[in-house]
Context: one part of a larger RNA
RNA sequence: CUAGGAGUAAAGGGCACGUAGGCGGUGAAUCGGGUUGAAAGUGAAAGUCGCAAAAAACUGGUAGAAUGCUCUCGAAGCCAUUUCACGUCGAGUGAGACAGAGGAGAGUGGAAUUUCGUGUGUAGGGUUGAAAUCAGUAGAUCUACGAUGGAACGCCAAAAGCAAAGCCAGCUCUCUGGGUCCCUACUAACGCUGGGGUGCGAAAGCAUGGGGAGGGAGCAGGAUUAGAAACCCUGGUAGUCCAUGCCGUAAAUGAUGAGUGUUCACCCUUGGUCUACAUGGAUCAGGGGCCCAGCUAACUCGCGAAACACUCUGCCUGGGGAGUACGGUAAGACCGAAACUC
Numbered sequence: 001c002u003a004g005g006a007g008u009a010a011a012g013g014g015c016a017c018g019u020a021g022g023c024g025g026u027g028a029a030u031c032g033g034g035u036u037g038a039a040a041g042u043g044a045a046a047g048u049c050g051c052a053a054a055a056a057a058c059u060g061g062u063a064g065a066a067u068g069c070u071c072u073c074g075a076a077g078c079c080a081u082u083u084c085a086c087g088u089c090g091a092g093u094g095a096g097a098c099a100g101a102g103g104a105g106a107g108u109g110g111a112a113u114u115u116c117g118u119g120u121g122u123a124g125g126g127u128u129g130a131a132a133u134c135a136g137u138a139g140a141u142c143u144a145c146g147a148u149g150g151a152a153c154g155c156c157a158a159a160a161g162c163a164a165a166g167c168c169a170g171c172u173c174u175c176u177g178g179g180u181c182c183c184u185a186c187u188a189a190c191g192c193u194g195g196g197g198u199g200c201g202a203a204a205g206c207a208u209g210g211g212g213a214g215g216g217a218g219c220a221g222g223a224u225u226a227g228a229a230a231c232c233c234u235g236g237u238a239g240u241c242c243a244u245g246c247c248g249u250a251a252a253u254g255a256u257g258a259g260u261g262u263u264c265a266c267c268c269u270u271g272g273u274c275u276a277c278a279u280g281g282a283u284c285a286g287g288g289g290c291c292c293a294g295c296u297a298a299c300u301c302g303c304g305a306a307a308c309a310c311u312c313u314g315c316c317u318g319g320g321g322a323g324u325a326c327g328g329u330a331a332g333a334c335c336g337a338a339a340c341u342c
Base pairs, nucleotide, nucleotide: 003317004316005315007299008298012313014200015199016198017197021193022192023191025086026085027084028083029082033079034078035075036074037073038072040070041069042068047062048061049060050058090190091187092186093185094183096181097180098179102176103175104174105173106172107171108170109153115147116146117145118144119143125134161168205246206245207244208243209242210241214240219235220234221233222232257312258311259310260309261308262307266289267288268287269286270285271284272283273282274281275280294301318342319341320340327335
């Protein structure tokens, strides 16, 4: 490369936007480039075989056979080209409703922990499997009142909701993105995907300046133990929080790329709309469960498929060496071999 694959065996990029490219709705006409029919031409040399005892040589064969290419004459279903139409079913805009922890900023609330102050009050407290380190007669723990400061938001709460993913939860206000339903008024294929590119991207970490209640890497001490660089306990630094700027990685998982079409029955649920009034029914957009067919190595998946088909894209190709070496230096990210070996 071919071919076959990617939920779990190797393999879906963390996620989006979007350039080039690829692919692309319905109905006409045009055109004939692709495609396709017929006919003609060409089809080198080497090679190989033949002829002769052998070699050279041969205007000998293979052979006008296949695959191809060129020219001429046609065909019009499909693709492409060119020109229109549809004013529609894709895509989008608009009118009217609706749901939501979607995002950013500002303000604000109560419970709890800590610390401090004041009062009362006296010998214990705390911790553990048991203890000790620890804090306490300089008055702790407990209790009452008051104050301080930081972080997180109980119940509601759910297989719930929203978001491209990461993620998002006290309450109020301001600004703001996306979505669903319904009407069918408008644009008239404006679409899908997307190499390179650009942006977003948990936690930890880095830089500068703040903040620091609780938790708490590293660290110190006490235990445990043969030892204990741990698990348990007492402390406690960085960090966790805020602002600004980096980093660009995760089992970034649904271990399942994005988009479109088709496909059995049932149950629960979120948000709309319609309804002949109903504990209901119908329908659209989500979330969850079970399952016919089908698929799968099996487990399972099963109308938000891992079924049946199509378009585009990144990826895989025995185990190890190795996600290593190299790519100037330090710490990383990204890309990413080979020798050798089984």

A computed fold for a 342-nucleotide part of an RNA from Dracaena cambodiana, annotated as small-subunit ribosomal RNA, central domain. The full RNA is in RNAcentral, with records from SILVA.